[in-house]
Context: one part of a larger RNA
RNA sequence: UUGGGCGUAAAGCGUCCGCAGGCGGCUUUUCAAGUCUGCUGUUAAAGCGUGGAGCUUAACUCCAUCAUGGCAGUGGAAACUGAGAGGCUUGAGUAUGGUAGGGGCAGAGGGAAUUCCCGGUGUAGCGGUGAGAUGCGUAGAUAUCGGGAAGAACACCAGUGGCGAAGGCGCUCUGCUGGGCCAUUACUGACGCUCAUGGACGAAAGCCAGGGGAGCGAAAGGGAUUAGAUACCCCUGUAGUCCUGGCCGUAAACGAUGAACACUAAGUGUCGGGGGAAUCGACCCCUUCGGUGUCGUAGCUAACGCGUUAAGUGUUCCGCCUGGGGAGUACGCACGCAAGUGUGAAACUC
Numbered sequence: 001u002u003g004g005g006c007g008u009a010a011a012g013c014g015u016c017c018g019c020a021g022g023c024g025g026c027u028u029u030u031c032a033a034g035u036c037u038g039c040u041g042u043u044a045a046a047g048c049g050u051g052g053a054g055c056u057u058a059a060c061u062c063c064a065u066c067a068u069g070g071c072a073g074u075g076g077a078a079a080c081u082g083a084g085a086g087g088c089u090u091g092a093g094u095a096u097g098g099u100a101g102g103g104g105c106a107g108a109g110g111g112a113a114u115u116c117c118c119g120g121u122g123u124a125g126c127g128g129u130g131a132g133a134u135g136c137g138u139a140g141a142u143a144u145c146g147g148g149a150a151g152a153a154c155a156c157c158a159g160u161g162g163c164g165a166a167g168g169c170g171c172u173c174u175g176c177u178g179g180g181c182c183a184u185u186a187c188u189g190a191c192g193c194u195c196a197u198g199g200a201c202g203a204a205a206g207c208c209a210g211g212g213g214a215g216c217g218a219a220a221g222g223g224a225u226u227a228g229a230u231a232c233c234c235c236u237g238u239a240g241u242c243c244u245g246g247c248c249g250u251a252a253a254c255g256a257u258g259a260a261c262a263c264u265a266a267g268u269g270u271c272g273g274g275g276g277a278a279u280c281g282a283c284c285c286c287u288u289c290g291g292u293g294u295c296g297u298a299g300c301u302a303a304c305g306c307g308u309u310a311a312g313u314g315u316u317c318c319g320c321c322u323g324g325g326g327a328g329u330a331c332g333c334a335c336g337c338a339a340g341u342g343u344g345a346a347a348c349u350c
Stems, first nucleotide, its partner, number of pairs: 004321003007304002012318001014201004021194003025088007033081002035077009049065006091191001092188003095184005103177007110154001114150008125136002162169002206247006215241002220236004258317006267294010299306002323350003332343004
């Protein structure tokens, strides 16, 4: 390369945007680059193939010669691809009217709990555990009542329920702001899909500077347990966890399942809309669009399972895989304050 794959065997980039590139709806017409086709030239000789001839045969030598293909020129065809011009509305988008939402950012407010401080009542224990001890307490603790302060998180509602591209998002109110869905079909008229390089976002931990610090709590100290116990359990407790600004760029970043479009049985639950019927109205019932579950037919699968939210049937584009270890290591390069991250081998060995 031909080819085979990527839910769990190796393999889907964490997610999105997007230039180049690749691919691209219906229709009219022109051109003829791709495509198809006729002819001409060329594709040295030898060799190969076919037919024949000559050495007694063969090898060998000689004669004739075709197909197919390539390249160039020239003539034609116009279905498909392409290019030019024009049209269309189903893809895509805009507009209008509605609508659900923990989508994002900022500001303001709230109550429960916890800890600490002050005061009252009150007295000998409290706390903790399997049992204890360290620890706290007659300098008055724990408990209880009143007052005050601080920080962090928002019980119930809460739901295989909602929103977001993913990471993620949950007290209340306000302001600013992104996206979705439904209906009307009014407008634009293919404006689309995917995307190497590139860019943006990206949990937790970690890093830098400045704040903050209630609870929790790596490290550390102590008490236990144990043969030991650098642990599990207990008492303390520093970074951190929180805020602002900047960095890091990784996760079992998981649906271990890339994105887009089309097609292919039903049943059932739930969320957001629309229509119909019914009704005083809500519910209920029928239907339709969008999401999210469950079960399951055909089909697929090594099996497990998937099954209109496909792992089915197809098309387009991207990423990735090629035995285990060595190794996500070494080296080089790039990025980073660092930690490290990205890219990423080989020897050797089984």

Predicted 3D model of a 350-nucleotide part of an RNA (small-subunit ribosomal RNA, central domain) from an uncultured bacterium. Rfam family: Bacterial small subunit ribosomal RNA. The RNAcentral record of the full RNA draws on ENA, Greengenes and SILVA.